[in-house]
RNA sequence: GCGCGCUUAGCUCAGUUGGCUAGAGCAUCUCAUUGACGUUGAGAGGGUCGGGGGUUCAAGUCCCUCAGCGCGCA
Numbered sequence: 001g002c003g004c005g006c007u008u009a010g011c012u013c014a015g016u017u018g019g020c021u022a023g024a025g026c027a028u029c030u031c032a033u034u035g036a037c038g039u040u041g042a043g044a045g046g047g048u049c050g051g052g053g054g055u056u057c058a059a060g061u062c063c064c065u066c067a068g069c070g071c072g073c074a
Stems, first nucleotide, its partner, number of pairs: 001073007010026004019057001028044005050066005
């Protein structure tokens, strides 16, 4: 330099023919339970989906570009 893949909550990820409100587990906080901690149960907060632009009535999803990470070929 070329090709491919990935980037979504603090962490690990799902969301795979564009369509109702963006989700799960763990973690954090609150409440219940306990003498207390832990466990268990219930609930809450937390994201403008890597940045920018475009297509569309509508984009996490499609297109372009930039950045980061990984793999392969030179």
Background
Predicted 3D model of a 74-nucleotide RNA (transfer RNA) from a bacterium. The sequence was found in a public genome assembly. Rfam family: tRNA. The family's RNA type in Rfam is transfer RNA.